[in-house]
Description: The RNA shown here (c-di-GMP-I riboswitch aptamer) has 105 nucleotides and comes from Paenibacillus sp. Soil766.
RNA sequence: GUAUGAUAAGGGCAAAACCGCUGAAAAGUGGUGACGCAAAGCUAAAGGGACUAAAUUGGCAAUCAUGUCUUCUGACCAAGACCAAUAUGUCAGCCAGCUACCGCC
Numbered sequence: 001g002u003a004u005g006a007u008a009a010g011g012g013c014a015a016a017a018c019c020g021c022u023g024a025a026a027a028g029u030g031g032u033g034a035c036g037c038a039a040a041g042c043u044a045a046a047g048g049g050a051c052u053a054a055a056u057u058g059g060c061a062a063u064c065a066u067g068u069c070u071u072c073u074g075a076c077c078a079a080g081a082c083c084a085a086u087a088u089g090u091c092a093g094c095c096a097g098c099u100a101c102c103g104c105c
Stems, first nucleotide, its partner, number of pairs: 001104002005102001012037002017032006035093001041098003047095002049091003055086005063081002067076003
């Protein structure tokens, strides 16, 4: 120095799933477990992207519930569930940035 890691050694990490704990969730974490990984090491406020929506704001267009009226099917009230938007939450095993063992040059 290394976009392209061939050989060897020591090894390292650990997806999904299941169980415990934390969390509103996304997800995190410990155990079991290996799909894979040459950075699957670190960085998530001042790169992109993705996930979630407790909270906040908005909405009743749909469904259900509440209340009133009623010609029993609808109208209206209200805004609980719900629906929509938003990160302040989360993810680097999506890209990115930073650093690095061995090998190679």
It was read from a public genome assembly, where an Rfam model found it.
Its Rfam family is "c-di-GMP-I riboswitch aptamer". Its family is annotated with cyclic-di-GMP binding in the Gene Ontology.
Of the family's consensus pairs, 95% are formed in the model.
Model confidence (mean pLDDT): 80 of 100.
The organism belongs to Paenibacillus, within Bacteria.